[in-house]
RNA sequence: AUCUUAUCAAGAGAGAUUGAGGGACAGGCCCGGUGAUAUCUCAGCAACCUGCCAAUGCAAGGUGCUAAAUCCUGCAGAUUAUAUCUGGAAGAUAAGCA
Numbered sequence: 001a002u003c004u005u006a007u008c009a010a011g012a013g014a015g016a017u018u019g020a021g022g023g024a025c026a027g028g029c030c031c032g033g034u035g036a037u038a039u040c041u042c043a044g045c046a047a048c049c050u051g052c053c054a055a056u057g058c059a060a061g062g063u064g065c066u067a068a069a070u071c072c073u074g075c076a077g078a079u080u081a082u083a084u085c086u087g088g089a090a091g092a093u094a095a096g097c098a
Base pairs, nucleotide, nucleotide: 003096004095005094006093007092008091013042014041015040016039017038021031022030023029025074026073027072028071043066044065045064048062049061050059051058052057070090075087076086077085078084079083
């Protein structure tokens, strides 16, 4: 890497360096020299694993995250039909198997 399970409409940003791209992919739509991206520092969010507990819970050691619902859609179905809803796929994260 693959596979299994769970979750994904909540929440949480400043500084330094860099300097044009970024939001997984495609289409759309957005963000971006009033500074994208990346790295570092500090801060914060959350509670999957973990610790304590009989449990509700509490803490925050290992991850993760801090524009927009996973930004929306992608495939299938239903319906009052160019829109809405449901399920799925893909993706992300965690834990685990091998």
This is a predicted structure of a 98-nucleotide RNA (SAM riboswitch aptamer (S box leader)) from Dethiosulfatibacter aminovorans DSM 17477. The RNAcentral record of the sequence draws on Rfam and Ribocentre.